[in-house]
The prediction has a mean pLDDT of 78. A computed fold for a 166-nucleotide RNA from a Microbacteriaceae bacterium, annotated as FMN riboswitch aptamer (RFN element). Rfam family: FMN riboswitch aptamer (RFN element). About the family: The RFN element is a highly conserved domain that is found frequently in the 5'-untranslated regions of prokaryotic mRNAs that encode for flavin mononucleotide (FMN) biosynthesis and transport proteins. This element is a metabolite-dependent riboswitch that directly binds FMN in the absence of proteins.
Formats: sequence, C1' cells, structure tokens
RNA sequence: CAAGUUCUUCGGGGUCAGUGAAAAUCUGAGCCGGCGGUUAAAGUCCGCGACCCGGGGCAUCGAUGCAGAAAAACAGUUAACUGUAUUUCGGCUAGUAAACGAGGCCACGGUUGAUCUGGUGAAACUCCAGAACCGACGGUUAAAGUCCGGAUGGGAGAAGAACGGU
Repeated sequence: CAAGUUCUUCGGGGUCAGUGAAAAUCUGAGCCGGCGGUUAAAGUCCGCGACCCGGGGCAUCGAUGCAGAAAAACAGUUAACUGUAUUUCGGCUAGUAAACGAGGCCACGGUUGAUCUGGUGAAACUCCAGAACCGACGGUUAAAGUCCGGAUGGGAGAAGAACGGU
C1' cells in the first nucleotide's frame, strides 16, 4: 500500500392534552427523518435499501394414497352421534420421474410520498431566515409517520482486523 480473499463489529427515529362509552388513530399543539452521491452540509435533487407485486433459474422439503388419534369451525340434531373441509401427531404402502404445494437463495422486471421563496457565496431546491409539504402493509371497542406486529428479521452501507503482495 492498488487489486484480491477471509473474518469481526456496527447499521431507524418520534407524545401530550381535549372531546367521548371507547381514540397516543378524531381535534389542538408537538415530535421524528435509513444509506450512497451531489464544486457547500438534503425526509422533499439523483440513485439505493426495506415493504408490496410478477414471472424465471437453482437446489431442499412434502404421500397429494390408505386407515387411526386429537383440536376447534359449519350443517343435520335437545344432546349423543353423523357428515364437510382445515390443522397437529405418529403409522402403512407406493415413489425419488413428472405435475402440484411450501418456504429459501440468486439475479431481473414493475410499483414506491413530499419544497418553494429570499439572503450569503465562486459554487447551496443541501447552509441561514421564512413559509410549506410527505410518510408502506396488517391489527387495534373510533379512522395511526409516532401504539402493537412481521422485526432478537432484512438491508443500502460504514468501520476495523488478518492473510497475501510490494
């Protein structure tokens, strides 16, 4: 110390009050803002990630057949009992091909919200002043950026170490 390989760690924030039978969801006033880039610093400029949708490839798992036990739902029914589809448990037989289903990995495609004015300056929709705007999906006895959940997840990336090499 260029490229490369391996490993480790880190990697999302934000509330009170009022009304009401009930709201952190309505009303009022607050608060929050991932990652990389951008001649000067970004929730709103460009791109990415995650969430959501789609088909493709890769491998993995599964009797999907037969009979049994348990559970709860619906129907007949007073109940018992019977039937229907579903879930869980172990068993028998067939099969290791295909189709189908499930989740996982890889890459790709689609979708994905919102800002202006003035000032300073060489340069800023990024700083200063002012005024605005935006915020996935499911749940919740009344409607959610802020509560609960998927998430002790994933991740754009960031920092460091070792090997190797000079």

It was read from a public genome assembly, where an Rfam model found it. The model forms 100% of the base pairs in the Rfam consensus.